The RNA shown here (Glycine riboswitch aptamer) has 107 nucleotides and comes from uncultured Yinghuangia sp. Model confidence (mean pLDDT): 79 of 100. Rfam family: Glycine riboswitch aptamer. From the family's description: This family represents the bacterial glycine riboswitch. Lineage of the source: Bacteria > Bacillati > Actinomycetes > Kitasatosporales > Yinghuangia.
RNA sequence: CCACGCGGGAGAGCCCCCUUCGUCCACGCCCCCGCGGCGUCCGGGCGGCGGGGCGCCGAAGGAGCAAUUCCUCCCCGGAAACUCUCAGGCCCACGUACCGCGCGGGU
Numbered sequence: 001c002c003a004c005g006c007g008g009g010a011g012a013g014c015c016c017c018c019u020u021c022g023u024c025c026a027c028g029c030c031c032c033c034g035c036g037g038c039g040u041c042c043g044g045g046c047g048g049c050g051g052g053g054c055g056c057c058g059a060a061g062g063a064g065c066a067a068u069u070c071c072u073c074c075c076c077g078g079a080a081a082c083u084c085u086c087a088g089g090c091c092c093a094c095g096u097a098c099c100g101c102g103c104g105g106g107u
Stems, first nucleotide, its partner, number of pairs: 001105002004102005013054001015053004020048006026040005055090003061086001062084003068080004
């Protein structure tokens, strides 16, 4: 320096629209009159998947030294947990940079 195993480990919409599905209520019909069956974007509530809009996060990766910090007192240069958000992400979870322990290999 690299790989593996274990443990720790965040952040960000309870937003809007569309398609579709499920469920509850309501209404109507049917019947064997039962917490039964069917229908209803012509109704309401809640939730899921997919798509779109706006907003947001930064700790896979990526980019940049314009600011900050560090290498280093200055210039040049480089790096970052800094900055930017391309990618990724925004219920929870998974996972994540980073830290600790163990173990193997290389220099």